[in-house]
Context: one part of a larger RNA
RNA sequence: CGCAGGACACUUGAGGGAUUCAUUCCCUAGUACGAGAGGACCGGGAAUGACGCACUUCUGGUGUUGCAGUUGUCCCGUCAGGGGCAGCGCUGCGUAGCCAUGUGCGGAAGGGAUAAGCGCUGAAAGCAUCUAAGCGCCAAGCCCGUCCCAAGAUAAGGUGUCCCGGGGCGUAAGCCCCCUGAAGACCCCCGGUAGACCACCGGGUUGAUAGGCUGGAGGUGUAAGCGCCGCAAGGCGUUGAGCUGACCAGUCCUAAUCGGUCGUGCGG
Numbered sequence: 001c002g003c004a005g006g007a008c009a010c011u012u013g014a015g016g017g018a019u020u021c022a023u024u025c026c027c028u029a030g031u032a033c034g035a036g037a038g039g040a041c042c043g044g045g046a047a048u049g050a051c052g053c054a055c056u057u058c059u060g061g062u063g064u065u066g067c068a069g070u071u072g073u074c075c076c077g078u079c080a081g082g083g084g085c086a087g088c089g090c091u092g093c094g095u096a097g098c099c100a101u102g103u104g105c106g107g108a109a110g111g112g113a114u115a116a117g118c119g120c121u122g123a124a125a126g127c128a129u130c131u132a133a134g135c136g137c138c139a140a141g142c143c144c145g146u147c148c149c150a151a152g153a154u155a156a157g158g159u160g161u162c163c164c165g166g167g168g169c170g171u172a173a174g175c176c177c178c179c180u181g182a183a184g185a186c187c188c189c190c191g192g193u194a195g196a197c198c199a200c201c202g203g204g205u206u207g208a209u210a211g212g213c214u215g216g217a218g219g220u221g222u223a224a225g226c227g228c229c230g231c232a233a234g235g236c237g238u239u240g241a242g243c244u245g246a247c248c249a250g251u252c253c254u255a256a257u258c259g260g261u262c263g264u265g266c267g268g
Stems, first nucleotide, its partner, number of pairs: 001152001005163007015149004021049007033038001051106005059100004066093005071086006110144003117137004164267001165178005179265001184262004188204005209255003212251005218244003225238005
């Protein structure tokens, strides 16, 4: 820009893409077959590998913004308690998120048309013949079936809902004036397990969108101060204490203020 007014939402599926794998064991059955050794078709069941997609309950990894321990040094006058630096100083553990080694699921079933092949009926050619007319069966392959994208599918599809006036001039094409500016969208702002930007999604006071605060979960592992015991290092009590990022909620305390722009007027 188009899709013959504009808008929002939900869709159909032309077409395209993805997938398409294999093995082992058990039963049937030590049956059929075979002198024996050996050992099935058909059918049923149970697992496994690699691969793919998704996810994070569990297991495990990371987790330089959480907690604790600890070395050296400098500083807060000193003690105590802390802060800075040293690869996050080093070490232990670890929430969310992101992950795999963890978890779930997938390849299918089924249908259609076939290949080689196997047949039925059957002439040419009184026989024979799967083929010439006609009719079946039959592959991990083909077309469907499963999953994803998808109406720029210009053949531009469908459904629902929402929105929008009066006058003048002109033969007409069209032009002009006044009023109107809808539905809706965007700008702007608060944000997002959405993201390079853009886009996408949520929210903007008729508000829980983010921060803060409050409560909780989870993590760490018994803070400081004080008391008691010990000459002291230290121990015990207060105390599962104190602290706590991303997690789950609640709450208008802070910030989403006030505004602006586009989009018109019933439609070849």